[in-house]
Predicted 3D model of a 566-nucleotide part of an RNA (small-subunit ribosomal RNA, 5' domain) from a Candidatus Omnitrophota bacterium. The sequence was found in a public genome assembly.
Context: one part of a larger RNA
RNA sequence: GAGUGAACGCUGGCGGCGUAGAUUAGGCAUGCAAGUCGAGCGAUGUUUUGGGUGGAGAGGUUGAAGCCGUAAGGCAGAUGCCAAUUUGCCCGAUUUCAUAGCGGCAGACGGGUGAGGAACACGUGAGUAAUUUACCUCUAAGGCGGGGAUAGCUUCGCGAAAGCGGAGGUAAUACCCGAUGUGCUUAUGACGACACAAGUCGUUUUAAGUAAAGGCGGUUCGUAAGGAUUGUUACUUAGAGAUCAGCUCGCGUCCUAUCAGCUAGUUGGUAGGGUAACGGCCUACCAAGGCGUUUGACGGGUAGCUGGCCUGAGAGGGUGGUCAGCCACACGGGGACUGAGACACUGCCCCGACUCCUACGGGAGGCUGCAGUCGAGGAUAUUUAGCAAUGGGCGAAAGCCUGACUAUGUGACGCCGCGUGAGGGAUGAAGGUUUUCGGAUCGUAAACCUCUUUCGAUAGGGAAGAAACUUCCGGUUAACUGCCGGAACUGACGGUACCUAUAGAAGAAGCCAUGGCCAACUCUGUGCCAGCAGCCGCGGUAAUACAGAGAUGGCGAGCGUUACUC
Numbered sequence: 001g002a003g004u005g006a007a008c009g010c011u012g013g014c015g016g017c018g019u020a021g022a023u024u025a026g027g028c029a030u031g032c033a034a035g036u037c038g039a040g041c042g043a044u045g046u047u048u049u050g051g052g053u054g055g056a057g058a059g060g061u062u063g064a065a066g067c068c069g070u071a072a073g074g075c076a077g078a079u080g081c082c083a084a085u086u087u088g089c090c091c092g093a094u095u096u097c098a099u100a101g102c103g104g105c106a107g108a109c110g111g112g113u114g115a116g117g118a119a120c121a122c123g124u125g126a127g128u129a130a131u132u133u134a135c136c137u138c139u140a141a142g143g144c145g146g147g148g149a150u151a152g153c154u155u156c157g158c159g160a161a162a163g164c165g166g167a168g169g170u171a172a173u174a175c176c177c178g179a180u181g182u183g184c185u186u187a188u189g190a191c192g193a194c195a196c197a198a199g200u201c202g203u204u205u206u207a208a209g210u211a212a213a214g215g216c217g218g219u220u221c222g223u224a225a226g227g228a229u230u231g232u233u234a235c236u237u238a239g240a241g242a243u244c245a246g247c248u249c250g251c252g253u254c255c256u257a258u259c260a261g262c263u264a265g266u267u268g269g270u271a272g273g274g275u276a277a278c279g280g281c282c283u284a285c286c287a288a289g290g291c292g293u294u295u296g297a298c299g300g301g302u303a304g305c306u307g308g309c310c311u312g313a314g315a316g317g318g319u320g321g322u323c324a325g326c327c328a329c330a331c332g333g334g335g336a337c338u339g340a341g342a343c344a345c346u347g348c349c350c351c352g353a354c355u356c357c358u359a360c361g362g363g364a365g366g367c368u369g370c371a372g373u374c375g376a377g378g379a380u381a382u383u384u385a386g387c388a389a390u391g392g393g394c395g396a397a398a399g400c401c402u403g404a405c406u407a408u409g410u411g412a413c414g415c416c417g418c419g420u421g422a423g424g425g426a427u428g429a430a431g432g433u434u435u436u437c438g439g440a441u442c443g444u445a446a447a448c449c450u451c452u453u454u455c456g457a458u459a460g461g462g463a464a465g466a467a468a469c470u471u472c473c474g475g476u477u478a479a480c481u482g483c484c485g486g487a488a489c490u491g492a493c494g495g496u497a498c499c500u501a502u503a504g505a506a507g508a509a510g511c512c513a514u515g516g517c518c519a520a521c522u523c524u525g526u527g528c529c530a531g532c533a534g535c536c537g538c539g540g541u542a543a544u545a546c547a548g549a550g551a552u553g554g555c556g557a558g559c560g561u562u563a564c565u566c
Stems, first nucleotide, its partner, number of pairs: 001566004006562005013418006019411002026374003030371003035105003040102002043099003048093009059082003066075003112329003121253008131245001136241007144178004153168006183210005189204006214233008254301003261291003266288008304326004308319004331352005354365004384407003390404001391402004421451004431442004455507001457502005465493001470488007510555005515536003521550005531538002
């Protein structure tokens, strides 16, 4: 001099873009962070509608007994009938909405952190003839027949709760059995190609084994049950691709010899098991090997690795925060289950520590997700808004979910930009400082005059980010739910950015230094005191080095100090 995820002191106008728990991988209240599909299934409730049936019923009609009247007649209102309206039940249909349960897919991604790990963990380059790969694309073939359960539900019981059990009965794209076998697998035989190290690939014979599921629409036949056909989606078996992953190897990757010997599944073989797959990965048996002494085994310490970042002319040195790739972890430790994929952050089981509930019998929990809280610390933010965009999951779709993300708030933490006015103005005013008392200086600085109005304030207008999906219309086509064109719909940020208007210099400057290094000097006070100090060193009565003042220098919404790196 440059740099920083910085902190501290003094000061502080605005905006943009970034960035912010580096310490206790310490403990956590609360809310949210992974769901979705009714076009897989039964059920339950609900909306609409048709039919049947029951109750209530304004009102209308009929008008008995009884009463009044001499009579005509009147009052009265039982009973029957009609009925607007309203309400319940049953059956059927289509329909709307909702959901606990079964089932499918997704919860292995996305998000966090860096504890552990010196290792094929990472980087780079190869290999896999030793491998897997859900969803997606393409190719080939297929989808036939049957069965028994179980949740939900009903009912009964146990328990404070969490929850659990008995009985009855029900569905499926749940589960199981059989058929078929293009294929695939295994075994046997034959042939070819490629490799040459095991071997791999292809053709073919024989034998054995091995699959499936439906849903939604259109047309059509039938009184109906149901059938035929067609479209689409899902399903099954294989092959290929794409993508993701597993495994192996060469090279590279900190300090320490005050760590010199280390090793018994250890090193190799045979056989078996296990895995998607090679392999002491595991087991039995056999052999006695394997690694290492400057090419450092084994041990100890430290550490996530890389692209990068900082510095430097470079070589190098330091570093690994944000962003991106990989790895590891998810209260501490261990284990498997499910699944294409986990040994699984917000799944399961066990042990442990801790916290909470309890009827004391027993249960519940895991912020190193986003906010937030306590603690420790010099120190690090809102318990905000929205799914509008981008992306992800599910779904045919509408859509639902998404603390990913997009926005917003806080902090001069960093970088960048802008402003705090511009031009004129000398009786060089007053005042301060200084003085050799003449003056000098602050200083065109101020006042004063003429202007301007960025930013800020107030008021008015006001975006881009939005195009898709979907619906409708049209075109294309043999046809389309495909493709193309058009219209409609959708904005958290936000009445924000931006533009315009109004008033008025109006609201906006500090910090550090001034002995040398190092740019900028005098006065007063103090008197080896008080103090300063990065180094040299200042201070003991004329201190440019302490303290204050004036002046000056530097940088400027910052300036210094401290810490660390080159």
Background: The source organism's lineage runs through Bacteria, Pseudomonadati and Candidatus Omnitrophota.